RNA sequence: UCUUAUCCAGAGUGGCUGAGGGACUAGGCCCUGUGAAGCCACAGCAACCGGUUCUCCCCUAGGGAGAAUGCUGGUGCUACCUCCUACCCGGCUGAGGCCGGGAGAGAUAAGA
Numbered sequence: 001u002c003u004u005a006u007c008c009a010g011a012g013u014g015g016c017u018g019a020g021g022g023a024c025u026a027g028g029c030c031c032u033g034u035g036a037a038g039c040c041a042c043a044g045c046a047a048c049c050g051g052u053u054c055u056c057c058c059c060u061a062g063g064g065a066g067a068a069u070g071c072u073g074g075u076g077c078u079a080c081c082u083c084c085u086a087c088c089c090g091g092c093u094g095a096g097g098c099c100g101g102g103a104g105a106g107a108u109a110a111g112a
Stems, first nucleotide, its partner, number of pairs: 001112007012042005020031003025086004043078003048074002050071001051069008082105001087102006
C1' cells in the first nucleotide's frame, strides 16, 4: 500500500510528569491544575487471530462448518456513537433544521 470483517456494547486505579486533549482541516460540542497528553505498574473489557472442548459434514495421514469456553497465548481497547457535522441520495418541515441510507476518511484485526 491492497483485500476482507467490525466500529450506538463493554472495561480504571496508582506512580512519574505538568498543559494541553478528543486522528487530520473547518465548524460545533465537550474533557482538562479536583491534573490534559505521554511513560510506567497493576487491574479490567472484548473475543479479531491462536488454543481447548462438543456437534455435524466431506473427496478422511487431512480438511470444512457451527456452538461453547477467558484460556499463564498474539494483538487491541478501557470520557463523549469513530464525540457530532462536512460529500451524495431519500423522507419530514413555512423555515431554521431533524431523521434515515450510502460514500469518503479514520481505527482495530486477519491476510497479501
Background
SAM riboswitch aptamer (S box leader) from a soil metagenome, 112 nucleotides, folded computationally. Of the family's consensus pairs, 97% are formed in the model.